[in-house]
Molecule: transfer RNA
Organism: Candidatus Wildermuthbacteria bacterium
Order: sequence, then C1' cells, then structure tokens
RNA sequence: GCUCCCAUCGUCUAGUGGCCCAGGACAUCAGGUUCUCAUCCUGGAAACACCGGUUCGACUCCGGUUGGGAGCG
Repeated sequence: GCUCCCAUCGUCUAGUGGCCCAGGACAUCAGGUUCUCAUCCUGGAAACACCGGUUCGACUCCGGUUGGGAGCG
C1' cells in the first nucleotide's frame, strides 16, 4: 500500500427495512421478603462509534471517517 471482517445499555449479546420511543443475561439502583447478610420476587435507569446518501420509512442498505482484528505484498 491492497483486500476482507467487526463496532448496539457498565459488560456479554439479540435484532438482516415498518411488528421495536431497540429485547435478553449479568452488573447497578429502589422496594418487598429476612433479626441481618445472601438467596428469591417486583419495579426503575441505562445503548445503535461519527458524518453523509438511498428510501414514504434505516440499528439494518450504500459511501466516507475513526477505532479494532485477519490476510496479502
């Protein structure tokens, strides 16, 4: 230098055009239970890397940027 893959709550992930103001597990917070802690139950908060494009409609498709990874030279 070229090619390819990946980027979603604090962490791990689901989602492959509308059913979703994005779901689950762990963690966290509040309440219940308990003499207390743990367990268990209920509830809350929490995310689409960034910029542009296509589309009636984008987490999803396309281009670029950034970051990470693999291969080739």